[in-house]
RNA sequence: AGCUGGGUCCUGCGCAACGGACCCCUGUGAACCGGGUCAGGGUCGGAAGGCAGCAGCUCUCAGCGGGAUCGUCCGUGUGCCGCAGCCAACCUGGCUGCC
Numbered sequence: 001a002g003c004u005g006g007g008u009c010c011u012g013c014g015c016a017a018c019g020g021a022c023c024c025c026u027g028u029g030a031a032c033c034g035g036g037u038c039a040g041g042g043u044c045g046g047a048a049g050g051c052a053g054c055a056g057c058u059c060u061c062a063g064c065g066g067g068a069u070c071g072u073c074c075g076u077g078u079g080c081c082g083c084a085g086c087c088a089a090c091c092u093g094g095c096u097g098c099c
Base pairs, nucleotide, nucleotide: 001096002095003094004093005092006091007090008089010085011084012083013082014081015079016078017076018075019074020073021072022071024067025066026065027064028063034059035058036057037056042051043050044049
C1' cells in the first nucleotide's frame, strides 16, 4: 500500500419486554324519564274481584371501582435478541507485496 473478516454507530424488518385500550370475572349502579313483583293508599264494582301504580325488594343499560392473565389492537432508543443493509467514521484481526 492492496485485499478481506469482525465489532461499535446508524437504518429497516421481525421477536420479546413495558404501558394503555378492548375482551373476561366481580362490586356498585335508574326518586321520576328501564324491566319484574308491587305493601300502603287511589280508582272501578252490589260483591267476587279488576285497573293504574308510589315506596320497598329484585334484575340490569350507560357510567364508575377492583381483579386476572391466555387472546386482539395501539404506542415506546425498554432490549442491543435474530436477519439484512449501510460499510462514510472509529476500533480490531488475517493474508499478500514493497521499504
Source information
The prediction has a mean pLDDT of 76. Bacterial small signal recognition particle RNA from an uncultured Actinomycetes bacterium, 99 nucleotides, folded computationally. It matches the Rfam family "Bacterial small signal recognition particle RNA". Rfam links the family to the GO terms SRP-dependent cotranslational protein targeting to membrane, signal sequence recognition and signal recognition particle, plasma membrane targeting. Rfam describes the family as follows. The signal recognition particle (SRP) is a universally conserved ribonucleoprotein involved in the co-translational targeting of proteins to membranes. Of the family's consensus pairs, 97% are formed in the model.